RNAcentral holds the full RNA, with entries from ENA. The part of an RNA shown here (large-subunit ribosomal RNA, domain VI) has 265 nucleotides and comes from a Candidatus Aquicultorales bacterium. Lineage of the source: Bacteria > Bacillati > Actinomycetota > Candidatus Aquicultoria > Candidatus Aquicultorales. It matches the Rfam family "Bacterial large subunit ribosomal RNA".
[in-house]
Context: one part of a larger RNA
RNA sequence: CGCAGGAAAUUUGAGGAGGGUCGUCCCUAGUACGAGAGGACCGGGAUGAACGGACCUCUGGUGUACCAGUUGUCACGCCAGUGGCAGUGCUGGGUAGCUAUGUUCGGUUGGGAUAACCGCUGAAAGCAUCUAAGCGGGAAGCUCGCUCCAAGAUGAGAUUUCCCUUCCUUUAAUGGAGUAAGGCCCCGGGAAGACUACCCGGUUGAUAGGCCGCAGGUAUAAGGGCAGUGAUGUCCGUAGCCGAGCGGUACUAAUAGGCCGAGGA
Repeated sequence: CGCAGGAAAUUUGAGGAGGGUCGUCCCUAGUACGAGAGGACCGGGAUGAACGGACCUCUGGUGUACCAGUUGUCACGCCAGUGGCAGUGCUGGGUAGCUAUGUUCGGUUGGGAUAACCGCUGAAAGCAUCUAAGCGGGAAGCUCGCUCCAAGAUGAGAUUUCCCUUCCUUUAAUGGAGUAAGGCCCCGGGAAGACUACCCGGUUGAUAGGCCGCAGGUAUAAGGGCAGUGAUGUCCGUAGCCGAGCGGUACUAAUAGGCCGAGGA
């Protein structure tokens, strides 16, 4: 921009894409078969490999905005306690998120038409013949079925709901103005994201921050008491600190406002 008024929501599916893998063991059954050695079809069950999707409860990884330990040095006047720098100084752990090596799920079943092939009936050709007329069976393959995208499918589909027919101008088509439903700008944000888009929220408000509580992580802070000459230990004390998680709470910030948008060829 189009889809012959303007909107919001829910959809149909032309068409397209994906998926479709394989093994081992057990039962049937040591049966059929076979002199024996050996050893099934058909059918049923169990368990895996690789591959793929989703996810983070578990097992782990990461986690330079969390906690602790520790070396050197500088600073805060000194002690104590802290902070800076040294690849996050180094080391031990680790929430959320993101992750695989972790967890879970998938391939199936089924319908239809077929290939090779196997048949029924059956002539040409008194026989025979699956084929010439006719009718069946039959694949991991084809098609439908399963998952995803999808009406720019210009062949532009469908359903439901909402808004209505105002002014000015033109002979008329038209052009313009202010509005409706609705939308956008703007702002607070987001498991959404390069930007954009998408989604949520905007005081009739829990959207983010703060604060409070909880979960969770570190591992028992500072200070003081006690014991020891001291290093240090111990008690107050599962202490102190704590990013992203789960809730609560209008304290702070989403204020105020602006713009677009039908009159139905």